[in-house]
RNA sequence: GCGCGAGUACCGCCGAGUCGCCGCAAGGCGAGCCGGGGACCCAAUUGGGUAUUCCUGAACAGGGCCCCGGGGUGAAUCCGUGCUCACGCACGGUAGGGCGAUCUUCCCGCCCGAACCCGUCAGCUAACCCGGUAGGCGGUCAUCGGAAGAAAG
Repeated sequence: GCGCGAGUACCGCCGAGUCGCCGCAAGGCGAGCCGGGGACCCAAUUGGGUAUUCCUGAACAGGGCCCCGGGGUGAAUCCGUGCUCACGCACGGUAGGGCGAUCUUCCCGCCCGAACCCGUCAGCUAACCCGGUAGGCGGUCAUCGGAAGAAAG
């Protein structure tokens, strides 16, 4: 000097995840932000199966009977194929979400498309009540992908 790895500071990204005060710390309080429960009004009320076998009926159909819980956080849903007794798993798409260093829209490229909770209970929802404020990454490229508009200067 170069390369690789780790740490600290700084900058940036996803996310509601931020800021202030107190505390040695754990944590507490407040503000901001996010989410859940919860009236009137309003909205909604429509799953699947049922064999020459029950009832009505000419038939369609209806009744009856049988099967199937539902909801929430989050972008993270749904479809197809294969495997599985099943639960599910794998793969390929996909609703949707994020990134490309001011913002918006449209293109282009890339990535994600998980996980968890409640416990048979939840439409909306004033008052009111309850909870969360975690976690995980990057710093190559600076001509910071392109176009239009805006903002700033």